[in-house]
């Protein structure tokens, strides 16, 4: 210098003018004036995990249904994050993995092929016979089909063959050693050795439902119920009418829920890290037809994806441009 | 704001315990007719919304996006 890889930051700034929401002060609870404050890294998708809410629930267990799945740690919790193990890919930095069990059982494996968990089509070998062929039996080494054909290679062995036997190399299981564990090992032994559980299933762990349009309170008008034989008035009684008390109900009504919170910033300590601990500082939108905008100037340019609606922790998806750091590979020069 | 469902030829719909994707209407061509319609015969037409994964194999199973519809005051 080129190519790449991993992690992270910003998402215009300043000045002037006009305008909007919320809070505080002043003011007469008004208008107005002054001061403060006002979108995001994803506010999005609503995919996970919580807070909070109401309903259900004595407490516990089983079943059903759903979710998760290497090991250790972090966290309020998680399907998230960190570190490690194993497998796959890459020259490498590094990346990806729904990564438990197929030796509990069941199912499925279309087409092709003789045969799909089981096997004799061709071939090889032996025998019989009506003998250049037919039939019977043995055989999975070879051919061919398929994604997959009885663990692979070589030797012995045999009529021909075959883990039938041996050596080496795998796989699974058990033991031994090391490790906190997943797991590893040039160790020892055994051999029901196809794939599929994002098929049923089994094992372990977790889960009650609901979703701020939740929910609580206040409530005008209309309407309905009750006030016991007899609430009151209206003619003594009945019907009817009017009125009072109380309950229900109830406005695309009002108030709360609503923003101080597993909060943010700084430096320190512990930890490989995720993260934790104590100390100091800060208050940072809260609307309800719904504010957060527009114009001008300067900076090369101001342009991406997009905009709060109960609140947090994650994941996923969208994204112009600018910048920082670690590492790898190649070339050149010293 | 929250919840649920759907997406298959031009149109309306089938097809789901995974195995070559169909029907009706429509289109095109031919026959029948003097001609048209109707009728009969044949043909074409599909990235199964998109991207990835599991599997020998995916419309179907799983995850993520995109688009549409319905419900809740």
């Nucleotide at each position: 210098c080129g190519a790449g890889u991993a992690a992270g930051u910003c998402a215009g700034a300043c000045a002037g003018c006009c305008g909007c929401g919320c809070c505080g002060a002043u003011g007469u609870u008004a208008a107005g004036u002054c001061g403060g404050u006002g979108a995001g890294g994803a506010a999005a998708g609503u995919c996970c995990g919580a807070g909070c809410u109401u309903c259900a629930u004595a407490g516990g267990g089983c079943a059903a249904g759903g979710a998760u799945a290497g090991c250790g740690g972090g966290u309020a919790a998680c399907g998230c994050c960190c570190g490690c193990c194993g497998a796959a890919g890459g020259c490498g930095a590094c990346u990806u993995c729904a990564g438990g069990a197929a030796a509990a059982g069941u199912g499925c494996a279309a087409c092709a092929g003789a045969a799909a968990u089981a096997a004799a089509c061709c071939g090889c070998c032996g025998g019989a016979c009506u003998a250049u062929g037919u039939c019977c039996g043995g055989u999975a080494a070879g051919g061919g089909u398929g994604g997959a054909a009885a663990g692979g290679u070589g030797a012995g062995g045999u009529a021909a063959g075959a883990g039938c036997u041996c050596a080496c190399c795998g796989a699974a299981c058990g033991g031994c050693u090391g490790g906190a564990g997943a797991c590893a090992g040039u160790c020892c032994g055994u051999u029901c050795c196809u794939g599929u559980a994002a098929a049923c299933u089994c094992u372990a762990u977790c889960c009650g439902a609901u979703g701020c349009a939740a929910c609580a309170c206040c409530g005008a008008c209309a309407g309905g119920g009750g006030c016991u034989a007899u609430g009151g008035u209206u003619u003594g009684c009945c019907c009817g009418a009017c009125c009072g008390c109380u309950c229900c109900g109830a406005a695309g009504g009002g108030u709360g829920g609503c923003u101080u919170g597993a909060g943010c910033c700084g430096a320190g300590c512990g930890g490989c890290a995720a993260c934790g601990c104590g100390c100091g500082g800060c208050c940072c939108a809260g609307a309800u037809a719904g504010a957060u905008g527009g114009c001008u100037g300067u900076c090369a340019a101001a342009u991406a994806c997009a905009g709060a609606a109960c609140u947090c922790g994650g994941c996923u998806u969208a994204c112009a441009g600018a910048c920082u750091u670690g590492c790898u590979c190649g070339c050149a020069c010293c | 704001g929250c919840u649920u469902c759907c997406g298959u030829g031009g149109c309306u719909c089938a097809g789901u315990c995974g195995g070559u994707a169909g029907a009706g209407c429509g289109a095109u061509u031919c026959a029948c007719u003097c001609g048209u319609a109707a009728u009969g015969a044949a043909u074409a037409g599909g990235u199964c919304g998109c991207c990835g994964g599991u599997u020998c194999g995916a419309u179907u199973c799983c995850g993520g996006c995109c688009g549409g519809a319905a419900g809740c005051u």